[in-house]
RNA sequence: GCCGCCAUCGUCUAGUGGCCUAGGACACCAGCCUCUCAAGUUGGGGAUCGCGGGUUCGACUCCCGCUGGCGGCA
Numbered sequence: 001g002c003c004g005c006c007a008u009c010g011u012c013u014a015g016u017g018g019c020c021u022a023g024g025a026c027a028c029c030a031g032c033c034u035c036u037c038a039a040g041u042u043g044g045g046g047a048u049c050g051c052g053g054g055u056u057c058g059a060c061u062c063c064c065g066c067u068g069g070c071g072g073c074a
Stems, first nucleotide, its partner, number of pairs: 001073007010026004018057001028044005050066005
């Protein structure tokens, strides 16, 4: 330098054009329970989907560029 894959709550992830105001698990916070802690249980907060454009009536989803990560070729 070229090619491919990936990027979504703190972490792991679901979603593949419209019912998404983006769902779940763990973690976090509060209540209950307990002598206390853990476990259990109930509730709560948390993501404008890496960034910038484009297509579309409508984009997390399709297209282009950039950034970062991983792999391959040279």
Transfer RNA from a Pseudomonadota bacterium, 74 nucleotides, folded computationally. RNAcentral holds the sequence, with entries from ENA. The prediction has a mean pLDDT of 81. Rfam family: tRNA. By type it is a transfer RNA. Rfam's curators write: Transfer RNA (tRNA) molecules are approximately 80 nucleotides in length. The source organism's lineage runs through Bacteria, Pseudomonadati and Pseudomonadota.